[in-house]
Context: one part of a larger RNA
Molecule: large-subunit ribosomal RNA, domain II
Organism: Candidatus Pacearchaeota archaeon
RNA sequence: ACCAGGGAAUUUAUUUUUGUGGCGAGGCUAAUCUUUAAUGAGUAACCAAAGCGAAAGCAAGUGUGAAAGCGCGAUUAGUCACAAGGAUAAGACCUGAAGCCAGAUGAUCUAUCUAUGAGCAAGCUGAAGUCUUCCGAAAGGAGGAUGGAGGGCUGAACUGGUGUUGUGAACAUGCACUCAAAUGACUUGUGGAUAGGGGUGAAAAGCCUAUCUAAUCUGGCAAUGGCUGGUUCCUAUUGAAAUAUGCCUUCGUAUAGUCUUGUCUAGCUUGUUGGCGGCGUAAAGUACGGAUGGAAAUCGCAGGAGCUAAUGCUUACGGAUUUCUUUCCAACUCAGAAUCUGCUAACUGUAUUAGACAGGAAACAGGGUGCGUAUGUAAGAUACGUUUCCGAGACCUAAACAAGGGAGACUAAAGUUAAGGUCCCAAAAUUUCUGCUAAGUGUAUCGAACAGUGUUUUGAACCUGAGACACUAGGGAUGUAGGCCUAGAAGCAGCUAUCAUUUAAAGAAAGCGUAACAGCUCACCUAUUGAGGUUCGAAGCCUGGAAAAUGGACGGGGCUAAGCAGAAUACCGAUACUUUAGCGGCAUUCCAAAUGGAAUGUUCGGGUAAGUAGGCGUGGUUUUUGCGCAGAAGGUUUUUCGAGAGAAAGGCUGGAGCGAAAACCAAUGAGAAUCCUGGU
Numbered sequence: 001a002c003c004a005g006g007g008a009a010u011u012u013a014u015u016u017u018u019g020u021g022g023c024g025a026g027g028c029u030a031a032u033c034u035u036u037a038a039u040g041a042g043u044a045a046c047c048a049a050a051g052c053g054a055a056a057g058c059a060a061g062u063g064u065g066a067a068a069g070c071g072c073g074a075u076u077a078g079u080c081a082c083a084a085g086g087a088u089a090a091g092a093c094c095u096g097a098a099g100c101c102a103g104a105u106g107a108u109c110u111a112u113c114u115a116u117g118a119g120c121a122a123g124c125u126g127a128a129g130u131c132u133u134c135c136g137a138a139a140g141g142a143g144g145a146u147g148g149a150g151g152g153c154u155g156a157a158c159u160g161g162u163g164u165u166g167u168g169a170a171c172a173u174g175c176a177c178u179c180a181a182a183u184g185a186c187u188u189g190u191g192g193a194u195a196g197g198g199g200u201g202a203a204a205a206g207c208c209u210a211u212c213u214a215a216u217c218u219g220g221c222a223a224u225g226g227c228u229g230g231u232u233c234c235u236a237u238u239g240a241a242a243u244a245u246g247c248c249u250u251c252g253u254a255u256a257g258u259c260u261u262g263u264c265u266a267g268c269u270u271g272u273u274g275g276c277g278g279c280g281u282a283a284a285g286u287a288c289g290g291a292u293g294g295a296a297a298u299c300g301c302a303g304g305a306g307c308u309a310a311u312g313c314u315u316a317c318g319g320a321u322u323u324c325u326u327u328c329c330a331a332c333u334c335a336g337a338a339u340c341u342g343c344u345a346a347c348u349g350u351a352u353u354a355g356a357c358a359g360g361a362a363a364c365a366g367g368g369u370g371c372g373u374a375u376g377u378a379a380g381a382u383a384c385g386u387u388u389c390c391g392a393g394a395c396c397u398a399a400a401c402a403a404g405g406g407a408g409a410c411u412a413a414a415g416u417u418a419a420g421g422u423c424c425c426a427a428a429a430u431u432u433c434u435g436c437u438a439a440g441u442g443u444a445u446c447g448a449a450c451a452g453u454g455u456u457u458u459g460a461a462c463c464u465g466a467g468a469c470a471c472u473a474g475g476g477a478u479g480u481a482g483g484c485c486u487a488g489a490a491g492c493a494g495c496u497a498u499c500a501u502u503u504a505a506a507g508a509a510a511g512c513g514u515a516a517c518a519g520c521u522c523a524c525c526u527a528u529u530g531a532g533g534u535u536c537g538a539a540g541c542c543u544g545g546a547a548a549a550u551g552g553a554c555g556g557g558g559c560u561a562a563g564c565a566g567a568a569u570a571c572c573g574a575u576a577c578u579u580u581a582g583c584g585g586c587a588u589u590c591c592a593a594a595u596g597g598a599a600u601g602u603u604c605g606g607g608u609a610a611g612u613a614g615g616c617g618u619g620g621u622u623u624u625u626g627c628g629c630a631g632a633a634g635g636u637u638u639u640u641c642g643a644g645a646g647a648a649a650g651g652c653u654g655g656a657g658c659g660a661a662a663a664c665c666a667a668u669g670a671g672a673a674u675c676c677u678g679g680u
Base pairs, nucleotide, nucleotide: 001680002679003678004677005676006675011090012089013088014087015086016085017084018083019082020081021080022079023078026047027046032041033040051058052057061072062071063070064069093230094229096227100220101219102218103217104216105215111194112193113192114191115190116189117188118187119186120184122154123153124152125150129146130145131144132143133142134141135140159180160179163177164176166175167174196212198208199207200206233615234614235613236612237611238610243256244255245254246253247252259360260359261358262357263356264355265354266353267350268349271347272346273345274344275343276342277341278340284333285332289329290328291327293325294324295323296322297321298320299319301318303317304315305314306313307312366390367389368388370386371385372384373383374382375381395406396405397404410582411581412580413579414578415577416576420572421571422570423557424556425555429569431568432567433566434565435564436563442559443558450544451543452542454541455540456539457538458537459536460535461534462533463532472527473526474525475524477501478500479499482496483495484494507522510521511520512519583605584604585602586601587600588599589598590597591596616669618666619665620664621663622662623661624660625659626658627657634653635652636651637650638649639648640647641646
């Protein structure tokens, strides 16, 4: 891992609701007894038949109150049994702690102590003491021998266990190499002592039999768990919530809301319109409140400044008030929508509806889009309101994609469409018409301000055959080098003025240039040419702006349309819609009288948690009735029937038991629980 078997809402008591049955103002026995064991006896208790009050108590009333009044009652239906749904007490659907307590068992491991034994190759060093020589007056010192001390040195046995992240497929501490100590606080054999909130500990919360921040075993014990996991056949029908409030409450729970079933009653109002009303939002506005820039007027007025002999004067500083004007406001509103909404009436819609009461729940971790708020730089952020979807929703579409678009799936068949599409992958247009784009822009899901002499369309003004605009050619002068300044200043360092003349036209000069001149252009004019030009806006597509880590993505191929914009006609495309046939639910009517049948109607038929209803199968009991060696159960296989759980028949195998109907009883249904046992 697989297979087989086992494996989880049970039982008792009390209570409540519903159903069925008996009796009924009553119902029923319990213990017990008897005997012919039963539909016997047994009437104690209990429930009901009268309530109210804390009670005494009173009583169809009573309590309160001075009373009025108010609260609870009074017009009859209960009770017993059985079954089912809940509640409570118990282990209470099953499995699962770490823990707490009690009593026992352990020191053959290990810690310390204790009694009695044992062990430590070899070598080195050479303390005290002793002897001796020398020096010395002595104390003592030096040398040489002898001697053999030491938690001394090197190093085996023995003991240990430093390093390698070596090696380890017999890794609950091995092996290899390396390393420490090795006469000592040494190592070790045997016997003994200390026991669990206790021991022992050169102290690591170490060790106390592979167990230690409180050993092990048994018991209390099925401890407890608001926590995790699991919880076994079918179909039909309805179908949620993830919110509010309270809680030592936040993964829990109670009540309400939402769901479901039953009974009773009869309503309910999605939408449209009319009538009478409500509001202070969006936008806007400045009448009030507040903020805000500018201007003006008035007041010498706290301060400042100037003047001054001053209880003073002036003031382009400052302050106060007013007026006009600018910009605003969640906590401003003179005025004020759309939407929304109350009452009422009509129409419409609905009966699978609305309300009340009674039984049963689940749920109280929610999430996404659109719109509107708050906080935040922001967020696939957090918290709200509303809507819709996912949750609990399949199907088509968006390449893939819980919540985007289309659309709400009883079964079968045929057709038609929706969103989205129609070159190929790949069903359907290489369809028709008109423009735009040249950037592979784009081709389904990002890109701003700003910029563009990219290109298309459009508007306005001005110039223009009396010749525009651009190129080219020529002129661009004179008084005069204006005056001043200056070394110089001649159009062109600077200041000042900026006139006049000749002209077709030409600035006391727009730029370059020179030390200053010179020189080259420009404005302006003429000629040439011959038709539109110049400037400022607007719109469409396009370009730049535009940066991420392996090479790469319009789904891909690819496409100049198979891109973008506008228009048109076909076609494809879903479980949507239509038609036909069938199944089921609900309502009404009729037949029937049995739970059944028929007809009509139905804006009925997705579904998690959950409620409700009806069935299938397993084991057993009773009664009735059957099958079987001419082949039971079981195994295997084929077919048929049923909406399904399942049922039946045939073949092969097997070799002795097994069904059906009705009623009742239950240790009654497995794929999951790191489930248990066995097998492979």